[in-house]
RNA sequence: GCGCGGGAGAGGCCCGCCGUCGUCCCUUGCGGGACUAUGGUGGGCGCCGAAGGAGCAACCGCCCCCGGAAUCUCUCAGGCAAAAGGACCGCGC
Numbered sequence: 001g002c003g004c005g006g007g008a009g010a011g012g013c014c015c016g017c018c019g020u021c022g023u024c025c026c027u028u029g030c031g032g033g034a035c036u037a038u039g040g041u042g043g044g045c046g047c048c049g050a051a052g053g054a055g056c057a058a059c060c061g062c063c064c065c066c067g068g069a070a071u072c073u074c075u076c077a078g079g080c081a082a083a084a085g086g087a088c089c090g091c092g093c
Base pairs, nucleotide, nucleotide: 001093002092003091004090005089006088011045013044014043015042016041017040018039019038020037022035023034024033025032026031046080047079048078052076053074054073055072059068060067061066
């Protein structure tokens, strides 16, 4: 590196916009409206740390300078049903 298996945390939150299915209502009709479900998208508040990124009090490099790492810290990025992703762990090549 490849294959297989395992693999945590935190909202199925709120408000809009644009579609789709369905039901109902109005209309002679064209058409219009309400609601449920669902997809996309924008915003708000709350929260999580285990892609990636950044930081270093103690620690290590004998010491200063300087440098170094994490499952620690931050939360830029990412994430908060399932799926996917996933640090890391095990087995095989």
Model confidence (mean pLDDT): 77 of 100. A computed fold for a 93-nucleotide RNA from uncultured Sphingomicrobium sp., annotated as Glycine riboswitch aptamer. Its Rfam family is "Glycine riboswitch aptamer". Rfam links the family to the GO term glycine biosynthetic process. The sequence is in RNAcentral, with records from MGnify.